A computed fold for a 74-nucleotide RNA from a Rhodothermales bacterium, annotated as transfer RNA. NCBI's taxonomy places the organism under Bacteria, Pseudomonadati, Rhodothermota, Rhodothermia, Rhodothermales. Rfam family: tRNA. It is annotated as a transfer RNA. Rfam describes the family as follows. Transfer RNA (tRNA) molecules are approximately 80 nucleotides in length.
[in-house]
RNA sequence: CGGGUUGUAGCUCAGCGGGACAGAGCAUCCGGUUGCGAUCCGGAAGGCAACAGGUUCGAAUCCUGUCAACCCGG
Numbered sequence: 001c002g003g004g005u006u007g008u009a010g011c012u013c014a015g016c017g018g019g020a021c022a023g024a025g026c027a028u029c030c031g032g033u034u035g036c037g038a039u040c041c042g043g044a045a046g047g048c049a050a051c052a053g054g055u056u057c058g059a060a061u062c063c064u065g066u067c068a069a070c071c072c073g074g
Stems, first nucleotide, its partner, number of pairs: 001073007010026004019057001028044005050066005
């Protein structure tokens, strides 16, 4: 320098032939259970999706640029 993959909740990830409030597990908080805990059960909070533009009635999902991590090539 060229090519590729990934970037979604504190952490690990799903959803990527565009559509209606963006999800799961763990963690956190509240309640139940218990003599107190653990386990288990119920519930809550938490993300406008790496960043910036574009297309569209509508984008996490398509297009362009940038940034970061990793891989391949020179």